């Protein structure tokens, strides 16, 4: 110092024409138990990595800037 990927809930992640942000695991409350776990309801947790711009509208598209991973010098 350049080429390509990849950052979404505490974890691990989907979201692939641009139109309400979702799943499993964990928390959190009820039910069940003598208790515990398991199980079954219901619920809270999200400035989408941070700016900016395009849009009527951006997780999605375009540029910068972080921050990881690979390749090449």
């Nucleotide at each position: 110092g350049g080429g390509c990927c990849c950052u979404u809930a505490g974890c691990u992640u989907a979201g692939u024409u641009g139109g309400u942000a979702g799943a499993g695991c964990g928390c959190u409350g009820c039910u069940u138990u003598u208790g515990c776990a398991a199980a079954g309801c219901a619920g809270a947790g999200g400035u989408c990595a941070g700016g900016a711009g395009u849009u009527c509208g951006a997780a999605u598209c375009u540029c910068c800037u972080a921050g990881g991973g690979u390749c090449c010098a």